[in-house]
Molecule: SAH (S-adenosyl-L-homocysteine) riboswitch aptamer
Organism: uncultured Armatimonadetes bacterium
RNA sequence: UUCGUCGAGGGGCGCUGCGAUUCUAUGGGAAUGGAACCAGGCUCGACAAGGCGCGGAUAACGCGUAAGACAACUGCGCUCGUGAGCA
Numbered sequence: 001u002u003c004g005u006c007g008a009g010g011g012g013c014g015c016u017g018c019g020a021u022u023c024u025a026u027g028g029g030a031a032u033g034g035a036a037c038c039a040g041g042c043u044c045g046a047c048a049a050g051g052c053g054c055g056g057a058u059a060a061c062g063c064g065u066a067a068g069a070c071a072a073c074u075g076c077g078c079u080c081g082u083g084a085g086c087a
Base pairs, nucleotide, nucleotide: 001050002049004047005046006045007044008043009042010080011079012078013077014076015075018041021036022035023034024033025032026031040073051065052064053063054062055061
């Protein structure tokens, strides 16, 4: 540094449906239409593998990829919890 998995960012219920995904129709293709599903898809951290760096013989293999502090954000409605302030 890249993809994946897991965890965290206090909960519950309802509504809508952009992206992604699935199905389907049209199309040479790009793509477009319809339906389903859908409000952690964002950020931080951990793990594994790859990449990169160093050592090694150009190999196998090994080591590293940091430390410290801090979170911020998340469509609409109702509601619970937590902290603070006022009455």